Background:
This is a predicted structure of a 74-nucleotide RNA (transfer RNA) from a Spirochaetota bacterium.
[in-house]
RNA sequence: GGGCCCAUAGCUCAGUAGGUUAGAGCAUCUGACUCAUAAUCAGAGGGUGAAAGGUUCGAAUCCUUUUGGGCCCA
Repeated sequence: GGGCCCAUAGCUCAGUAGGUUAGAGCAUCUGACUCAUAAUCAGAGGGUGAAAGGUUCGAAUCCUUUUGGGCCCA
């Protein structure tokens, strides 16, 4: 220098022929249970979807560029 892949909640990850409202487990908080703790049960909070543009009635999803990480070639 060239090519490919990845980036979604605090962590690990789902969700693709574009469709009103983005979910799960763990973690956190609250309550129940217990003498108490743990476990268990119920509920709650938590998302600029890496960034900026573009296409579209509509974008996590499609296109372009950039950033970060990984792999391969030179």

The sequence was found in a public genome assembly.